RNA sequence: GAUUUAUAAAGAAGCGCGGAGAGACAGGCUCUGUGAAGCGCUAGCAACCUAACGGCUCAUGUCAAGGUGCUAAAUCCUGAUCCCGAUAUAAAGGGAGAAUAUAAAUU
Numbered sequence: 001g002a003u004u005u006a007u008a009a010a011g012a013a014g015c016g017c018g019g020a021g022a023g024a025c026a027g028g029c030u031c032u033g034u035g036a037a038g039c040g041c042u043a044g045c046a047a048c049c050u051a052a053c054g055g056c057u058c059a060u061g062u063c064a065a066g067g068u069g070c071u072a073a074a075u076c077c078u079g080a081u082c083c084c085g086a087u088a089u090a091a092a093g094g095g096a097g098a099a100u101a102u103a104a105a106u107u
Stems, first nucleotide, its partner, number of pairs: 001107008013042005021031003025079004043071003048067002052062002075099001081095003
């Protein structure tokens, strides 16, 4: 890098270095010198894998030591399609997807 499965309206930030960008992509909108990205430290959230404990046929539960992940905004919103609606178009609402992210497994 590729494939499969699961999840994504909940939750959780301070400091130091740094010094202009960031939110995947496009459009929109937003964040940002009252300090962006990135790096480091500390703290926290969560519970995918996993240790321990409970249960034990199984399902499942508690916990959070370890491996990841995450800590502005619904995955920030929308994207191709369908439903609803309508004379028609659009807006609003909804479904199931695509894409993206993360985990686990395989390659």

Record summary: Predicted 3D model of a 107-nucleotide RNA (SAM riboswitch aptamer (S box leader)). The sequence was found by an Rfam model in a public genome assembly. Of the family's consensus pairs, 94% are formed in the model.